[in-house]
Parts: sequence; structure tokens; C1' cells
RNA sequence: CCUGCGAAAUGGCAAACCCGGCGAAAGCCGGCGACGCAAAGCUUGGAGGCUAAAGCCCGGACCUCUCCGCGGCCACGCCGAUCCGGCUACCGAA
Repeated sequence: CCUGCGAAAUGGCAAACCCGGCGAAAGCCGGCGACGCAAAGCUUGGAGGCUAAAGCCCGGACCUCUCCGCGGCCACGCCGAUCCGGCUACCGAA
């Protein structure tokens, strides 16, 4: 110095709840707050999961226009604190 590893130390991040905002929702942003995290830093390449506005189908209403359903399917939406991968990184005992 590099890799692995994770004792100690300096620090770092921030779950849920609640409040405000954005969004159809999942969820995101900010505040509060700490369940936890050695990558709980960044990144949707892979898998998986969440939501279903629009769209399609079904059922019903309806003269037409159209409307209703806590119905079904569906991602181009979302999750990096679901996992794998990629990139980067503080400290230094065994």
C1' cells in the first nucleotide's frame, strides 16, 4: 500500500408514529423522532415486491352522448432499509 475482517475511536445515516407538502396510488420531499445500520453512501444491470391513473375486458344504468363498480388484467410509475450485482468511501485491534 492492497484485500479481507469488524474490536476500539471519531463521526455518519435514520425505521415506525405524528405534522406539512407533492402524487390517482404505491411512494417521495421537509420537520419531529430513533427501530436499527460497517456502506441503511450512490446506482434500477438482474431478480423480487408494491401501486393501477390512463388503457383494455366484464357487469350494470342509459334513446344518444355518456355514467357507475370497494370487479379483473395491466407499468411506461414506485421500492437501493427485499436480495444479488456495479461504483465509491472513514478508522485500524485480533

A computed fold for a 94-nucleotide RNA from a Gemmatimonadota bacterium, annotated as c-di-GMP-I riboswitch aptamer. Lineage of the source: Bacteria > Pseudomonadati > Gemmatimonadota. The prediction has a mean pLDDT of 86.